[in-house]
């Protein structure tokens, strides 16, 4: 250098958790890489660490070092975040009242603003006076068989007679009751008065007189107080994402390195 046989090795790897610590069942990632039994109140084992048993490949694209690239997970008091949660109400924004400027505009205003004195009215209250109601009184009507009154037909009773008494019915007035009623009079009442006198109030509103002489107000702007709400504001408390760090790292590429018996 060829052939042909073995052997060491290889048939998944890898994170995070557990674990004195390795492995493994499980969960994650990545891939596509034999089989049976053990095994999360855990199975096997001791530093190059599953145990037992059994196939299949086999010194090289397959085994091992390293190196490039890197999917993936773990941490981090490191940076962002226009995202969720939770807080906040100092910023910034909305947004309400006062208050002060006269910057800008409306509206009044010497046909007197505003500001002071002053009468009055609306309020409250007292007493008078009317007003409504209400009872009574007054005026009427009905109304007493007898029990009131005049007047008494008849009849009745004294009386010789003249006449005289009682007296029923009716007649007419009246009493008690009972109806009506304009005016009148007396008397109760009373949130009925453009009534009258007094008094209280003097805060408000209305309106008259006097003084005095130029501003009052409404909106917007800016300015300062107070305050309502929670967001596009504020905080970085947790909690997500992206990012930087630091650590394991799989597939995947790439250089090397690496046996043994025979026989050409």
């Nucleotide at each position: 250098u060829c052939g042909u046989g073995c052997u060491a090795g290889g048939c998944g790897g890898g994170g995070a958790g557990a674990u004195a610590g390795c492995g493994g069942u499980g969960c994650c990632c990545u891939g596509a890489a034999c089989u049976c039994g053990c095994a999360a109140u855990c199975c096997g084992c001791u530093c190059u660490a599953g145990c037992g048993a059994g196939g299949c490949u086999g010194a090289a694209u397959u085994c091992c070092u390293c190196c490039c690239u890197g999917a993936g997970g773990u941490c981090u008091u490191c940076u962002u975040u226009g995202c969720g949660c939770a807080g906040c109400c100092u910023c910034u924004g909305u947004u309400g009242g006062c208050g002060g400027u006269u910057u800008c505009u409306g509206a009044u205003g010497u046909u007197g603003a505003g500001a002071g004195u002053u009468g009055g009215g609306u309020c409250c209250u007292g007493c008078g006076c009317g007003g409504c109601g209400g009872a009574a009184g007054c005026c009427u009507g009905c109304g007493a068989a007898c029990u009131c009154c005049g007047u008494c037909a008849g009849g009745u009773u004294c009386g010789g007679a003249a006449g005289a008494a009682a007296g029923c019915a009716g007649c007419g007035g009246u009493a008690a009751g009972u109806g009506g009623u304009a005016a009148c009079u007396u008397u109760c009442g009373u949130g009925c008065g453009c009534c009258g006198c007094g008094g209280g109030u003097c805060c408000a509103c209305c309106u008259g007189a006097c003084u005095u002489g130029a501003g009052u107000u409404g909106g917007a702007g800016c300015c300062g107080c107070c305050g309502a709400a929670a967001a596009u504001g504020c905080c970085g408390g947790c909690g997500g994402a992206a990012g930087g760090g630091a650590u394991c790292g799989a597939a995947g590429g790439g250089c090397g390195g690496u046996g043994c018996a025979c026989g050409g």
Source information: Predicted 3D model of a 264-nucleotide RNA (Bacterial large signal recognition particle RNA) from Dehalococcoidia bacterium UBA1123. It was read from a public genome assembly, where an Rfam model found it. Rfam family: Bacterial large signal recognition particle RNA. The family is grouped with related families in Rfam's "SRP clan". It is annotated as a non-coding RNA gene.